A computed fold for a 74-nucleotide RNA from a Polyangiaceae bacterium, annotated as transfer RNA. Its Rfam family is "tRNA". Rfam classes the family as a transfer RNA. Rfam links the family to the GO term triplet codon-amino acid adaptor activity.
This record gives sequence, C1' cells and structure tokens, in this order.
RNA sequence: CGGGGAGUAGCACAGCCUGGUAGUGCACAAGCUUUGGGUGCUUGAUGUCGGGGGUUCGAAUCCCCCCUCCCCGA
Repeated sequence: CGGGGAGUAGCACAGCCUGGUAGUGCACAAGCUUUGGGUGCUUGAUGUCGGGGGUUCGAAUCCCCCCUCCCCGA
C1' cells in the first nucleotide's frame, strides 16, 4: 500500500442481508425462599449501537468519509 472481517449494556454476543418499540445469557440491585450463605423463582436498573455526514416520514440496519483492532497478500 491492496483485500477481507470485527466495533451494540460491566462482560460475551444476537439483531443488520429484507429500515419500523434495542434484545438474550452471565454479572448487578431488590423481594421471596434459607438460621446464614449458595441454589432456585419473580421484578427492576443499565445503551451518544466506534465517530462524523448523507438518504428517508423513520437508520444499529442503506450510502460516503474517518478511527481502532484482527486476518491475508505485497
């Protein structure tokens, strides 16, 4: 320098192709259960969706630019 992949909650990821309420598991908080802890059950909180711009009634999703990481090639 060229090609490809990844970036979404504290952590691991789904959702993207085919635009329409932002989700799952673990973790966390509260309650029930227990002598207590753990387990189990119920409820709850937590997101500038890597950054900026564009398209659209509406963007995590489509388009453009940029940043970071990984792989391949030179």
The prediction has a mean pLDDT of 82. RNAcentral holds the sequence, with entries from ENA.